[in-house]
Molecule: c-di-GMP-I riboswitch aptamer
Organism: Petrocella atlantisensis
RNA sequence: CAAUGAUAAGAGCAAACCAGUCGAAAGGCUGGGACGCAAAACUAAAGGGCCUUAAAAGGUAGCCAGUUUCCAAC
Numbered sequence: 001c002a003a004u005g006a007u008a009a010g011a012g013c014a015a016a017c018c019a020g021u022c023g024a025a026a027g028g029c030u031g032g033g034a035c036g037c038a039a040a041a042c043u044a045a046a047g048g049g050c051c052u053u054a055a056a057a058g059g060u061a062g063c064c065a066g067u068u069u070c071c072a073a074c
Base pairs, nucleotide, nucleotide: 004072005071012037013036017032018031019030020029021028022027035062041067042066043065047064048063049060050059051058
């Protein structure tokens, strides 16, 4: 440096569900809550997929992808 990922250490995030709130919906945000996660961090202007919709122009990065990144046993 690259690859890999522990029954390791420290730190972090937070599904379902509940309450409030925004939205036509999908879904978002805040609080509670933990199913899980080494990228479950960031990116939806720009690639594919999926969801909503009369139609994407809306949404989803916890689907793939792109960018950056903690630790180090074998």